The RNA shown here (SAM riboswitch aptamer (S box leader)) has 121 nucleotides and comes from a Chloroflexota bacterium. The coordinates come from a structure-prediction model, not an experiment, and the mean pLDDT is 79.
RNA sequence: GGCUCAUUCAGAGGGGUGGAGGGACCUGGCCCUGUGAAGCCCCGGCAACCUGACGGCCGAUAACAAGGUCCGCUCAUGGUGCCAAGUCCGGCAGGCGACGGGAGCGCCUGGAAGAUGAGCC
Numbered sequence: 001g002g003c004u005c006a007u008u009c010a011g012a013g014g015g016g017u018g019g020a021g022g023g024a025c026c027u028g029g030c031c032c033u034g035u036g037a038a039g040c041c042c043c044g045g046c047a048a049c050c051u052g053a054c055g056g057c058c059g060a061u062a063a064c065a066a067g068g069u070c071c072g073c074u075c076a077u078g079g080u081g082c083c084a085a086g087u088c089c090g091g092c093a094g095g096c097g098a099c100g101g102g103a104g105c106g107c108c109u110g111g112a113a114g115a116u117g118a119g120c121c
Stems, first nucleotide, its partner, number of pairs: 001121008013043005021032003026091004044083003048080003051076003054072003057068002087113001092110006
């Protein structure tokens, strides 16, 4: 980097450095930002995935066990990740609001793209 699968309305910020941008890309909005953006460093935090533990369920019965692609308002924090706003929102398709059609708007559902993790290449 590619493919597959899962998740994506939950949660969690201070300091130092830096010095003008940032919110993935394009586009239209909206927002953050010299009361200091990005990046980098330190500390702290969160708990989505993996991992381990515990419990439940299955195994499953007369009574057990190995084990399990299952579950969890639980624990640990080892591997990642994350810590403004839903992935900040729209863009594409369908439905509804609204008797028929169109534009625009709003709402809902899905999709695309992205992000993160796990597995594979």